[in-house]
Context: one part of a larger RNA
Molecule: small-subunit ribosomal RNA, 5' domain
Organism: Pseudomonadota bacterium
RNA sequence: GAACGAACGCUGACGGCGUGCUUAACACAUGCAAGUCGAACGAGAAAAUCCUAGCUUGCUAGGGUGAGUAAAGUGGCGCACGGGUGAGUAACACGUGAGUAAUCUGCCCCUAAGUCAGGGAUAACUCCGCGAAAGCGGGGCUAAUACCCGAUAUGCUCACGACUACUACGGUAGACGUGAGAAAAGGUGGCCUCUGGCAUAAGCUAUCGCUUGGGGAUGAGCUCGCGGACCAUUAGCUAGUUGGUAGGGUAAUGGCCUACCAAGGCUACGAUGGUUAGCUGGCCUGAGAGGGUGGACAGCCACACUGGAACUGAGAUACGGUCCAGACUCCUACGGGAGGCAGCAGUGGGGAAUCUUGCGCAAUGGGGGAAACCCUGACGCAGCAACGCCGUGUGAGUGACGAAGGCUUUCGGGUCGUAAAGCUCUGUCAGAUGGGAAGAAUUAGUUUGCUGAAAAUAUUGGCAAAUGAUGACGGUACCAUCAAAGGAAGCACCGGCUAACUCCGUGCCAGCAGCCGCGGUAAUACGGAGGGUGCAAGCGUUGUUC
Numbered sequence: 001g002a003a004c005g006a007a008c009g010c011u012g013a014c015g016g017c018g019u020g021c022u023u024a025a026c027a028c029a030u031g032c033a034a035g036u037c038g039a040a041c042g043a044g045a046a047a048a049u050c051c052u053a054g055c056u057u058g059c060u061a062g063g064g065u066g067a068g069u070a071a072a073g074u075g076g077c078g079c080a081c082g083g084g085u086g087a088g089u090a091a092c093a094c095g096u097g098a099g100u101a102a103u104c105u106g107c108c109c110c111u112a113a114g115u116c117a118g119g120g121a122u123a124a125c126u127c128c129g130c131g132a133a134a135g136c137g138g139g140g141c142u143a144a145u146a147c148c149c150g151a152u153a154u155g156c157u158c159a160c161g162a163c164u165a166c167u168a169c170g171g172u173a174g175a176c177g178u179g180a181g182a183a184a185a186g187g188u189g190g191c192c193u194c195u196g197g198c199a200u201a202a203g204c205u206a207u208c209g210c211u212u213g214g215g216g217a218u219g220a221g222c223u224c225g226c227g228g229a230c231c232a233u234u235a236g237c238u239a240g241u242u243g244g245u246a247g248g249g250u251a252a253u254g255g256c257c258u259a260c261c262a263a264g265g266c267u268a269c270g271a272u273g274g275u276u277a278g279c280u281g282g283c284c285u286g287a288g289a290g291g292g293u294g295g296a297c298a299g300c301c302a303c304a305c306u307g308g309a310a311c312u313g314a315g316a317u318a319c320g321g322u323c324c325a326g327a328c329u330c331c332u333a334c335g336g337g338a339g340g341c342a343g344c345a346g347u348g349g350g351g352a353a354u355c356u357u358g359c360g361c362a363a364u365g366g367g368g369g370a371a372a373c374c375c376u377g378a379c380g381c382a383g384c385a386a387c388g389c390c391g392u393g394u395g396a397g398u399g400a401c402g403a404a405g406g407c408u409u410u411c412g413g414g415u416c417g418u419a420a421a422g423c424u425c426u427g428u429c430a431g432a433u434g435g436g437a438a439g440a441a442u443u444a445g446u447u448u449g450c451u452g453a454a455a456a457u458a459u460u461g462g463c464a465a466a467u468g469a470u471g472a473c474g475g476u477a478c479c480a481u482c483a484a485a486g487g488a489a490g491c492a493c494c495g496g497c498u499a500a501c502u503c504c505g506u507g508c509c510a511g512c513a514g515c516c517g518c519g520g521u522a523a524u525a526c527g528g529a530g531g532g533u534g535c536a537a538g539c540g541u542u543g544u545u546c
Base pairs, nucleotide, nucleotide: 001546002545003544004543006542007541008540009539010538013392014391015390016389017388018387019385020384021350026348027347028346030345031344032343035077036076037075040074041073048065049064050063051062052061053060054059055058084303085302086301094227095226096225097224098223099222100221103220104219108216109215110214111213112212113211114210115209116150118148119147125140126139127138128137129136130135156181157180158179159178160177161176163174164173165172166171186208187207188206189205190204191203195201229275230274231273236266237265238264241263242262243261244260245259246258247257248256278300279299280298281297282293283292284291285290305326306325307324308323309322328339329338330337331336356382358381359380360379364378365376366375367374368373395425396424397423398422405416406415407414408413429487431482432481433480434479435478445467446466447465448464449463450462451461452460453459490535491534492533493532494531495516496515497514501530502529503528504527505526511518512517
């Protein structure tokens, strides 16, 4: 000199864009943060209001609307994304480059084939019982795209036989034969062209699904080369250890696991042990080489009260799932239960120190749905904080008798100083009034046309055109008008380094200080004043890095 997720002191006008628990991965009150689908399924309220009847005249009973709505249940998809944190980890965790002939991949895209025929349950509901509660048990009824058996098998898998091509010689890929094994689910709209048959579906058709293959895309698993911390005041470490055979297990290789066999494997090119640490793109500094760092944003990893375990699933050993153990907190009828903010706000605590218990799904993105739409503390916005960067303002011109006043003086003067006042202007910002439904916005929907499916002018897929509701921010940005110099400057320093000097007070005292050093009676170094210098809505100090 530069930089900062900073803090502290003094001061503080406005705006834009960013940033904001670095400490206790400490404990958490409260609210919200993951739902959705009635076009998979069975069932299905109430308030309110209307009508009728009865009468005890404001109540009872029945019916309609509310409404096939709400809430609940079965089922599907999602909940493995998004969001947080950095505890652990010195490791194939990360970065980079390869390999997988050792692998998987829901939804999505392309493509081939199919979607036949049956069955038994169970929640919800109802009845009964147990319990303080959380909740649980038993009997009965019912549905499905829930569950199960059978058929079929283009292809798929396995076994055996034989063939071709390639090969890292281990195998891999492809075609053939025989045998064995494994599938499925329907929903919605429309129509009478076909069938049954005379208005509809059991039929046809369109669409969304479902099943089995092949390919792609995406995502992931595993393996390897190389690279990036400190300590030798850590020198030896290792029995599933190193390798083999066989088996198990996995999507998959492998001591990953088991049995048996052999005695190996690592190490001064630093094993083992210890300490510290998430890694990277980057960021800061520097001419560079390098040094430091990993907050925000982005990629990867790890974790979710602590430890362990599996289940479901395409995917988890699962932050707002389950089970067990532990610590802690809460409820209890003492028998037993409930919980997990390192999600967004917020509270206590710790600390030098770090924000609102805000608005909205309008946009972007995500989940569900055919869609309308619903959900979304992701996100978009607003709030707080000079925490940072950037921009703007605090007025402009004129004005000498160099006014008053302050300071100083060699008493002549000098200086603050064109500075002020005065005069003439301007109107940025802030203020007031009005305009501004600006932009952020394209889509959904509606209509029409073309075209595909089809028997079809129903219906529906695709494309095009026209029209077209919906804005949290926000009456915000911006614009116009009005009034008015009015409301808007401080902080540090002035001995040298280092830009900037005098007076008074003090008298080795009080004090200053980054280094050298000042102060003991004329202190440009302490304290005050006048003046000056530097930066400026900031300026200094402290801390840290180069």